Predicted 3D model of a 98-nucleotide RNA (Glycine riboswitch aptamer) from Chromobacterium alticapitis. The coordinates come from a structure-prediction model, not an experiment, and the mean pLDDT is 80. The sequence was found by an Rfam model in a public genome assembly.
[in-house]
RNA sequence: UUCAAGCCGAUUGGAGAGAGGCCGCCCUGCGCGGCCCACCGAAGGGGCAAGCGGCCGCCGGCCGCGCAACUCUCAGGUAAAAGGACAAGGGGAGAGGC
Numbered sequence: 001u002u003c004a005a006g007c008c009g010a011u012u013g014g015a016g017a018g019a020g021g022c023c024g025c026c027c028u029g030c031g032c033g034g035c036c037c038a039c040c041g042a043a044g045g046g047g048c049a050a051g052c053g054g055c056c057g058c059c060g061g062c063c064g065c066g067c068a069a070c071u072c073u074c075a076g077g078u079a080a081a082a083g084g085a086c087a088a089g090g091g092g093a094g095a096g097g098c
Stems, first nucleotide, its partner, number of pairs: 001096003007092002011088003018037001020036006038078003044074001045072003051065006
């Protein structure tokens, strides 16, 4: 001095879905725990397309890799708070040049 993108952390914004029922506890509350039913997808996690590679008994088959905001709902969540993918501007580390 440079850094689009990437990495780190903070700030701001940030959706969805029952303040569910029963039982227990006591600090009696919009609380905590257990069980049950109904839901949500945007922490995290799982799955797959095209395509690529390999094998075989070869114009077909099998196996592996393989994106997501799609899909699943394990986890998490369903008043507020907290969390929250993602986005914005700024900062830092790191890297490069001289």